About this RNA:
The RNA shown here (Bacterial RNase P class A) has 299 nucleotides and comes from Nitrosomonas sp. It matches the Rfam family "Bacterial RNase P class A". Rfam describes the family as follows. Ribonuclease P (RNase P) is a ubiquitous endoribonuclease, found in archaea, bacteria and eukarya as well as chloroplasts and mitochondria. Rfam classes the family as a ribozyme. Its family is annotated with ribonuclease P activity, dimeric ribonuclease P complex and tRNA processing in the Gene Ontology. The coordinates come from a structure-prediction model, not an experiment, and the mean pLDDT is 79. The organism belongs to Nitrosomonas, within Bacteria. Of the family's consensus pairs, 94% are formed in the model.

């Protein structure tokens, strides 16, 4: 200088102008009526991602079910370890793959049992086959081929053995709660309720009228402070855990995160939360940073 492994980060920038959706406060006003609730106007603050994707593995949380067993079905599978939990990570052993850094592995049983052994070979799992040999399936060799004349292999093929696994999901679920039609009480009603109709008259003629109760529309919640994030210090080889300080980071409900304008570069990929974590898989313009590996040149 190349080529390379492994691990982490970033994901146009800045600037104004005008939106969108939630939050703070204050001012108006109007309702209710002492402390709220709606509009209003200007202010101040926040508004996707590393994968928000697939929903494939695990948990939280919410309802449902559940006395112990136990069959069915499904997952994992050296050993140790981490964790809320995991099939995920992390160490290490043993296999293969690489010159190395380093990478991939469902990596428990084949003497329960049942199956299968591609191509080549004459014969592929059975005391079976060829050639030679011998009283004799006695003996003695045997190219191929992953395995060959023997107590072979395959379990990522049923299977056995361990261990671990209950269903639905935020449309979970909880609160409030019309109008119409039903339930249920209680009043009144052909000595005429009720309607038309305010009220008399007429005229229709079996209901009405109070109240409760369960549901719908419809509102509200569930909802975003959390196994949280960012920097230290301590343990630990690592996953990780302990703990000091700081910081709150979208929260709709047909769905906001947009549009234009300026200047700059290196000219900008794959993509868009919908309860919430931890992984995994898959999609991706590029650019950084650290350690290390071979290789070559130079002092």
């Nucleotide at each position: 200088g190349a080529a390379g492994u492994u691990a982490g980060c970033c994901a146009g920038a800045c600037a104004g102008u005008c939106g969108c959706c939630g939050c703070c406060a204050c001012u108006g006003u109007u309702c209710a009526a002492u402390u709220g609730a709606a509009c209003a106007a200007g202010g101040g603050g926040g508004g996707a991602g590393g994968a928000a994707a697939g929903u494939c593995c695990g948990g939280g949380c919410u309802c449902c079910a559940u006395a112990g067993a136990g069959c069915a079905g499904g997952a994992u599978g050296g050993c140790g370890g981490c964790u809320a939990a995991c099939g995920a990570c992390c160490g290490u052993c043993c296999a293969c793959c690489g010159c190395g850094a380093g990478g991939u592995g469902a990596g428990g049983a084949a003497u329960a049992g049942g199956g299968c052994c591609a191509c080549a070979g004459a014969g592929a799992c059975g005391a079976g086959c060829g050639u030679a040999u011998u009283g004799a399936g006695u003996u003695a060799c045997g190219g191929u081929g992953a395995a060959a004349c023997g107590c072979g292999g395959c379990a990522a093929c049923c299977u056995c053995c361990a261990u671990c696994c209950g269903g639905a999901g935020c449309a979970a679920g909880a609160c409030c709660a019309a109008a119409u039609a039903g339930g249920c009480a209680g009043g009144c009603g052909a000595a005429g309720a009720u309607g038309c109709u305010g009220c008399u008259c007429g005229c229709a003629g079996a209901g009405c009228c109070u109240g409760c109760g369960g549901g719908u529309a419809g509102g509200u919640u569930g909802c975003u402070u959390g196994a949280a994030u960012g920097c230290g210090c301590a343990g630990g080889u690592a996953a990780c855990u302990g703990u000091a300080c700081a910081u709150c980071u979208a929260g709709a409900g047909g769905a906001a995160u947009g549009a234009c304008u300026g200047u700059c570069c290196a000219c900008g990929a794959c993509a868009g939360a919908a309860c919430c974590c931890g992984g995994c898989u898959u999609a991706c313009c590029g650019g950084c940073u650290a350690a290390c590996u071979u290789c070559a040149u130079u002092c």